The RNA shown here (transfer RNA) has 72 nucleotides and comes from Actinomadura alba.
The coordinates come from a structure-prediction model, not an experiment, and the mean pLDDT is 81.
Rfam family: tRNA.

[in-house]
C1' cells in the first nucleotide's frame, strides 16, 4: 500500500425491483397480586458521517469513519 464484505433501536437480527422501517429479548407504564415474578393491555427507543442521484434512499452513486478478512 491494494482487493473484498460489513456497519440498522439498549442487544441480536429482518426489510423482492427504491415507496409505512418489523420482529424476539430487554426497558417504561397500566391492570392482576399481600408482594415479586407470571400473563395480559399499551408505550418509548434504530438505518455509521458527510453530500449526490431521485417525487420519494436503510436500499442507488461519491467520499470518509470504523470492523473483519485476503493479497503485496
Nucleotide at each position: 500500500g491494494g482487493g473484498c464484505c460489513g456497519a440498522u433501536g439498549g442487544u441480536g437480527a429482518g426489510a423482492a425491483c427504491g415507496g409505512c422501517a418489523u420482529c424476539a429479548c430487554g426497558c417504561c407504564u397500566g391492570u392482576c397480586u399481600u408482594g415479586c415474578a407470571c400473563a395480559c393491555a399499551g408505550g418509548a427507543a434504530u438505518u455509521c458521517c458527510g453530500g449526490g442521484u431521485u417525487c420519494g434512499a436503510a436500499u442507488c452513486c461519491c467520499g470518509g469513519u470504523u470492523g473483519g478478512u485476503c493479497c503485496a